[in-house]
RNA sequence: CUCAUCGAGACCAGCCGAGGGACAGGCCCGACGACGCUGGGGCAACCGCUGACAAAUUCAGUAUGGUGCCAACUCCUACAGGGCUCAUUUCCCUGAUAGAUGAG
Numbered sequence: 001c002u003c004a005u006c007g008a009g010a011c012c013a014g015c016c017g018a019g020g021g022a023c024a025g026g027c028c029c030g031a032c033g034a035c036g037c038u039g040g041g042g043c044a045a046c047c048g049c050u051g052a053c054a055a056a057u058u059c060a061g062u063a064u065g066g067u068g069c070c071a072a073c074u075c076c077u078a079c080a081g082g083g084c085u086c087a088u089u090u091c092c093c094u095g096a097u098a099g100a101u102g103a104g
Stems, first nucleotide, its partner, number of pairs: 001104006011040005019029003024077003041070003046066002048062005074098001079095005
């Protein structure tokens, strides 16, 4: 850089000790110990593997292998368009941007 996915799912123990949830705002989590690290446990079908089909950008299985993940929809919003409304800062929908993960 390209492509795919992102409303599902899955927690205990030990260590540490003050911030953490990417960024801004909001709203949350946190001395009843968050975040992080280590160990164990678990979730998941992206790759891999196995099977089915005439074939597919198809389907099913598989957690032994390579990753990933285990508060909140990617926590929400942010930018654009649309819907609703007498109207709107609310609400609903779609898309873009950004981000995360995988594969190349």
Notes:
This is a predicted structure of a 104-nucleotide RNA (SAM riboswitch aptamer (S box leader)) from uncultured Asticcacaulis sp. Lineage of the source: Bacteria > Pseudomonadota > Alphaproteobacteria > Caulobacterales > Asticcacaulis. Model confidence (mean pLDDT): 85 of 100.